[in-house]
Molecule: Glycine riboswitch aptamer
Organism: Variovorax sp. PBL-H6
RNA sequence: CGUUUCCUUGCUGGAGAGAGGCGACGCUUUGCCUUGAAGCGAAGGUUGCCCACCGAAGGAGCAAACCCCGAUCGUGGGGCGAAUCUCUCAGGUAAAGCGGACAGCAGGGGUGGC
Repeated sequence: CGUUUCCUUGCUGGAGAGAGGCGACGCUUUGCCUUGAAGCGAAGGUUGCCCACCGAAGGAGCAAACCCCGAUCGUGGGGCGAAUCUCUCAGGUAAAGCGGACAGCAGGGGUGGC
C1' cells in the first nucleotide's frame, strides 16, 4: 500500500399477516338531551382477556462434512456444525409512524496472510 474477514457510523431501499371479538378508562373530539351537571351514542387513544394469523429484531432446533468411542465388513452412540429451512418464546398483523433480516453507497476501527 492493497486485499480477506469481523464489528460499527451515516444516507438510501426493504416483505408478510384481523381496520378481529368481548370488556374497562377518571383520556380526547363530537352528536342527542339538558338551566347546567349528569346520562346515552359515535370515532380515536390506552389497556385486560380470547380466538385467528405472520416471520425479516432477538431467541431456539437441525443435514452433510469433520472429530472421538465402539463395531470388524458391521454402521450404533457422542461432539462440533448453516440458513431467508423449521419452531413461534419474544415481536408483529388498515393507512401513517415505529421496527425490520438483508442489500447498495460513503466513512471509521480491529484481526490474519501475502